[in-house]
RNA sequence: CCAUGUGUAGGGCAAACCCGGCGAAAGCCGGCGACGCAAAGCUAUAGGAUCGUCAGACAUCUACGACAGCCAGCUGCAACA
Numbered sequence: 001c002c003a004u005g006u007g008u009a010g011g012g013c014a015a016a017c018c019c020g021g022c023g024a025a026a027g028c029c030g031g032c033g034a035c036g037c038a039a040a041g042c043u044a045u046a047g048g049a050u051c052g053u054c055a056g057a058c059a060u061c062u063a064c065g066a067c068a069g070c071c072a073g074c075u076g077c078a079a080c081a
Stems, first nucleotide, its partner, number of pairs: 004081003007077001012037002018031005035069001041074003047071002050066004055062003
C1' cells in the first nucleotide's frame, strides 16, 4: 500500500407508528421515535427489479414521476487480525 474479516475506542445513521406540510399518487421534507444498519455514505444517465398514473394518445400504449433500508455501481474509517 492492497484485499478480506472483525467492529472492542470514539462515534455515525434512523425503520414503523404518530403530528405538521408538499404531491394526483407512489412518495418526499420537518418533528417525535428506534426496527435495525460495518457503508442504512453518495449515485435514479452504469444497469436491473419494484411502485405510481396528474398528463398525452386511444383501448391499449406513450410519457412523466418515485424508490438505493431491493439487487447493484462508486467512494470510505481509530484500531486489530
Molecule: c-di-GMP-I riboswitch aptamer
Organism: Oscillibacter hominis